[in-house]
């Protein structure tokens, strides 16, 4: 130093849920809160999933209904990239 990951230590992160605030919506921030995490750190490059304001298409008396679309999310879905603390076996 890789690889690996201790009912070792030291930091650490924070699921559901509740209150506020953005958002169209999917969510997202900020507190409370811990279900869990050795990268639950960062990144939407590829997959993979969520939504569909807006756009086309049909439709209707009418954004009225329906279908299809990311340029919007989700790194706490999986992979590649980048980066990190500790040191038994």
């Nucleotide at each position: 130093u890789c690889c690996c990951g201790a009912u070792a230590a030291u930091a650490g992160c924070a699921a559901a849920u509740c209150a506020a605030c953005c958002g169209a919506a999917a969510g997202g921030u900020u507190g409370a809160g811990a279900c869990g995490c050795a990268a639950a750190g960062u990144c939407a490059c590829a997959g993979a999933c969520c939504u569909a304001a807006g756009g086309c298409u049909a439709u209707u008396a009418a954004g009225u209904u329906a279908g299809c679309u990311a340029a919007g999310g989700u790194g706490g879905c999986u992979g590649a990239g980048c980066u990190a603390c500790c040191g038994a076996a």